[in-house]
Molecule: THF (Tetrahydrofolate) riboswitch aptamer
Organism: Candidatus Copromonas faecavium (nom. illeg.)
RNA sequence: GCAGAGUAGAUUCAUGCGCGUCAAGUGCCUGCCGGACAGGGAGUUGCCGACAGGACGAAGGGGAAUUUCUCCGCGGUGCAUGGGUCGCAUCCCGCUGC
Numbered sequence: 001g002c003a004g005a006g007u008a009g010a011u012u013c014a015u016g017c018g019c020g021u022c023a024a025g026u027g028c029c030u031g032c033c034g035g036a037c038a039g040g041g042a043g044u045u046g047c048c049g050a051c052a053g054g055a056c057g058a059a060g061g062g063g064a065a066u067u068u069c070u071c072c073g074c075g076g077u078g079c080a081u082g083g084g085u086c087g088c089a090u091c092c093c094g095c096u097g098c
Base pairs, nucleotide, nucleotide: 001098002097003096004095009086010085011084012083013082014081015080016079017078018077019075020074021073028054029053030052031051033049034048035047039093040092041091042090060072061071062070063069064068
């Protein structure tokens, strides 16, 4: 000098257990605070989260039964486990091979 490995995490699918369907959640916008980003250091206009505010907005039906339970659905629904895919923004150093 060239090539490469590896993380947190993100996303998607499956399964299980829940929540909502009396509308919370998800997604969108603004503000503010915080967090993470390969073995070490730095780290964004990128990523994730909490809080506050705002806009938008829905799929119910059957049975038991008599106000609760249950079944089938529905929700860009939550969590867990497993599989797939992607994976340091970037900079310096390190590691492996040549």